[in-house]
A computed fold for a 355-nucleotide part of an RNA from a Nitrosopumilaceae archaeon, annotated as small-subunit ribosomal RNA, central domain. The sequence was found in a public genome assembly. Rfam family: Archaeal small subunit ribosomal RNA. Rfam links the family to the GO terms structural constituent of ribosome and ribosome. Its Rfam clan is "SSU clan".

Context: one part of a larger RNA
RNA sequence: UUGGGCCUAAAGCAUCCGUAGCCUGCCCUGUUAGUUUUCGGUUAAAUCUGUGCGCUCAACGUACAGGCUGCCGGGAAUACUGCAGGGCUAGGGAGUGGGAGAGGUAGACGGUACUUGGUAGGAAGGGGUAAAAUCCUUUGAUCUAUUGAUGACCACCUGUGGCGAAGGCGGUCUACCAGAACACGUCCGACGGUGAGGGAUGAAAGCUGGGGGAGCAAACCGGAUUAGAUACCCGGGUAGUCCCAGCUGUAAACUAUGCAAACUCAAUGAUGCAUUGGCUUCUUAUGCCAAUGCAGUGUUGCAGGGAAGCCGUUAAGUUUGCCGCCUGGGAAGUACGUACGCAAGUAUGAAACUU
Numbered sequence: 001u002u003g004g005g006c007c008u009a010a011a012g013c014a015u016c017c018g019u020a021g022c023c024u025g026c027c028c029u030g031u032u033a034g035u036u037u038u039c040g041g042u043u044a045a046a047u048c049u050g051u052g053c054g055c056u057c058a059a060c061g062u063a064c065a066g067g068c069u070g071c072c073g074g075g076a077a078u079a080c081u082g083c084a085g086g087g088c089u090a091g092g093g094a095g096u097g098g099g100a101g102a103g104g105u106a107g108a109c110g111g112u113a114c115u116u117g118g119u120a121g122g123a124a125g126g127g128g129u130a131a132a133a134u135c136c137u138u139u140g141a142u143c144u145a146u147u148g149a150u151g152a153c154c155a156c157c158u159g160u161g162g163c164g165a166a167g168g169c170g171g172u173c174u175a176c177c178a179g180a181a182c183a184c185g186u187c188c189g190a191c192g193g194u195g196a197g198g199g200a201u202g203a204a205a206g207c208u209g210g211g212g213g214a215g216c217a218a219a220c221c222g223g224a225u226u227a228g229a230u231a232c233c234c235g236g237g238u239a240g241u242c243c244c245a246g247c248u249g250u251a252a253a254c255u256a257u258g259c260a261a262a263c264u265c266a267a268u269g270a271u272g273c274a275u276u277g278g279c280u281u282c283u284u285a286u287g288c289c290a291a292u293g294c295a296g297u298g299u300u301g302c303a304g305g306g307a308a309g310c311c312g313u314u315a316a317g318u319u320u321g322c323c324g325c326c327u328g329g330g331a332a333g334u335a336c337g338u339a340c341g342c343a344a345g346u347a348u349g350a351a352a353c354u355u
Stems, first nucleotide, its partner, number of pairs: 004326003007309002012323001014201004021194003025088007033081002035077008048066007091191001092188003095184003103177007110154002115149007125136002162169002206247006215241002220236004258322006266300004271295009304311002328355003337348004
């Protein structure tokens, strides 16, 4: 290389958009480029195959015939692919309708609690732990009442519930923006799938500049514990955590499972929409119940798969298209080079040697 793989053994890019490329619905007509077939030419010799001949045989040599592979030209075929033209509606898109949602951005408002200040009451402890101590406290703490301030957060509702491409999203209201599902079957008519490069987004921590700083809290300082204790426990406490504008670009960024399409038994939950039937009417419809269809989301399981755990219509089953990635362990995600970054570092990414 052929091939075999990628949930857990090495291996799915963090996620999406999208260029080239590759792949691509149904029907008709044309063309005959690919494709198939036939004929001719060419395809040096040697080599290869068959037959004969010559060395005593053989190897070897030699004659004739054939073959191999590619190319060129002529004829034929038209299923498939391509190309050109026409048509269709199942994919895809547009539209309309009533609903669902912590989807995004911005603004306004609110809530308890914590901390802290004032005032009043009150009088000796409080706090903390396994036990203590550091610590706070007669300059009146802890506690009680009342009143102010600041910052962060958003209990209950809350649900293997919802939404989002992923990261993620949870007080209330308003404005703007976006997406999905369902129903209708009005319009376009294959406009699609994937996607090397490329672009955008991307938790936390970290970085730059400017604000803010209640609580928590790396570092740090004390108190304990201990043989020691650079820890676990306790008292403090700075970056940070919060906001604005930039940067960084990584995570067990996990469903450790790429995206899209088709096919293949069932059972049982909750969620959204629709249809049909029934129920209750004081509240009565955006209600309740049942069946069915679609969509996403769980659990259990047939066949099948799998080394097993397990997966099982949300596949790891059966197939197709496209991309990414893997090839014993260590050295090593290191060195070197290059690109990006303010830096931290990130991306790409070896070898010697060893086993």